Molecule: transfer RNA
Organism: Callorhinchus milii
RNA sequence: GUCCCUGUAGCUCAGUGGUUAGAGCACUCGCCUGGCAAGCAAGAGACCUGGGUUCAAUUCCCAGCGAGGGCA
Numbered sequence: 001g002u003c004c005c006u007g008u009a010g011c012u013c014a015g016u017g018g019u020u021a022g023a024g025c026a027c028u029c030g031c032c033u034g035g036c037a038a039g040c041a042a043g044a045g046a047c048c049u050g051g052g053u054u055c056a057a058u059u060c061c062c063a064g065c066g067a068g069g070g071c072a
Base pairs, nucleotide, nucleotide: 001071002070003069004068006066007065010025011024012023013022018055027043028042030040031039048064049063050062051061052060
C1' cells in the first nucleotide's frame, strides 16, 4: 500500500429496520451477619464519528477513525 474482519455498559458478549437495547462479571445502596464473604432485593451505567437510503437507522450503504488478521 491492498484485501478481509470488527467497533454495543468498566470487562466479556447477545440483539433487532419501529415499542422499554439485554445477559454474566464488576460498581452503588439496602436486607442478612458480631464482622467479612456468600445469598436476596433495588439502582446507576452503553450502540466509535460524520454523511446517505428510508415515513422511521444501534441495525442497511459510503467515508473517516480505532483494533485484529492475510498478502505485498